[in-house]
The RNA shown here (Guanidine-I riboswitch aptamer) has 102 nucleotides and comes from Candidatus Harrysmithiimonas galli. It matches the Rfam family "Guanidine-I riboswitch aptamer". About the family: This family represents a conserved RNA structure found upstream of the ykkC and yxkD genes in Bacillus subtilis and related genes in other bacteria. The prediction has a mean pLDDT of 80.
RNA sequence: AUAGAUACCUUCUAGGGUUCCACAAACAGUUGUUUGGUUCGGUCCGAGAGAAGGUUCACAGCAAGACAAGCUGUGACACGGAGGGAGAAAAGCCCGGGAGAU
Repeated sequence: AUAGAUACCUUCUAGGGUUCCACAAACAGUUGUUUGGUUCGGUCCGAGAGAAGGUUCACAGCAAGACAAGCUGUGACACGGAGGGAGAAAAGCCCGGGAGAU
C1' cells in the first nucleotide's frame, strides 16, 4: 500500500426501550388522573459482522446463436471502542465493514 455490487428490499430473530395498550400501585369513585420499564408482555425500534425469502448486478458454464432473453453455479471473510444522532425512549439502529486492533 492492498481488490470486493464487500448491492438493495421484505418478513423475522437476538437485542432495545416506554409513546400507545395491557399490568401494578396511589388517589378520586366506575371510569378517569398520577406514578412505575427495578412489569413476563401486545403495538413500537431493531442488526455490515443474525436467519429466511426476493430483486437487480458481476463472473463462469449450459443451451441457443446476430444480439438479447432463458437455465445452473459462484459472490469469500468479518475483532472493534469512546463519543455523538433520533419530535416516546433506548439499543447489536444511524455516523460505521468508521477510529483503532489483528